[in-house]
RNA sequence: CACACGAAAAGGCAAAAUCAUCUAAAGAUGGUGACGCAAAACUUAGGGGCUACCGUCAUUCAUUGACCAUGCCAGCCAGUUAUCGAC
Numbered sequence: 001c002a003c004a005c006g007a008a009a010a011g012g013c014a015a016a017a018u019c020a021u022c023u024a025a026a027g028a029u030g031g032u033g034a035c036g037c038a039a040a041a042c043u044u045a046g047g048g049g050c051u052a053c054c055g056u057c058a059u060u061c062a063u064u065g066a067c068c069a070u071g072c073c074a075g076c077c078a079g080u081u082a083u084c085g086a087c
Stems, first nucleotide, its partner, number of pairs: 005085002012037002017032006035075001041080003046077002048073003055067004
């Protein structure tokens, strides 16, 4: 120095819930709040999952059903990068 590892130290992020806003929804943003996280940093042109406005088909014609991402999730796996330094 690099890789691996994760004691210590300095810090960091922020689940659920809730309030407000946006949205067809999934979900997102901000405030409060901490369940947890050694990558809970970044990336959707790798996988997987969620929703179904529009559209298509069907029909028992309904606030209906089925299919479908261009929408969404990275705190699901994955890829990339990274602080510190004990064993």
The RNA shown here (c-di-GMP-I riboswitch aptamer) has 87 nucleotides and comes from Litchfieldia stipae. Its Rfam family is "c-di-GMP-I riboswitch aptamer". Rfam describes the family as follows. GEMM was predicted in a large-scale screen for bacterial structured RNA regulatory elements. Lineage of the source: Bacteria > Bacillota > Bacilli > Caryophanales > Litchfieldia. RNAcentral holds the sequence, with entries from Rfam. The prediction has a mean pLDDT of 90.